[in-house]
Molecule: c-di-AMP riboswitch aptamer (ydaO/yuaA leader)
Organism: soil metagenome
RNA sequence: AGCCGAAUCGUCCCUAUGGAAGGGGCGAACGGGGGACCCAAGAUUUUGGGGCUAAGCCUUGAGACCACUAGGGAUCAAGCCGGCGAGCCUUUCGCGCCGAGCCCGACAGCUAACCCCGCAGGCUUCGGAGG
Repeated sequence: AGCCGAAUCGUCCCUAUGGAAGGGGCGAACGGGGGACCCAAGAUUUUGGGGCUAAGCCUUGAGACCACUAGGGAUCAAGCCGGCGAGCCUUUCGCGCCGAGCCCGACAGCUAACCCCGCAGGCUUCGGAGG
């Protein structure tokens, strides 16, 4: 100076300092969850289920190992799908990278009123053709 992301802005207070920084309250913006009628769905029930996030527990093949009867299975590869690639929004093609983690606690379709919560963290990074 910018990028990913909801994760920013304003204001007041506390603490500290050479100056910064840090913590908290309120408001705004932004994001997420719960929650009727109507509508939708129709084995939902330990094979538990659900939510945030791009982040699958998708398909096929191989497969250490366990069991050695059915089988289970770390991991690897390919495909499909999803996300990102730097002024911003957007269409498309190629290429590259990523698909982690966390929460609720037996419970959740949608959902007016209403209720609750978050506002972190990370990074310095491709090209072509259009609007």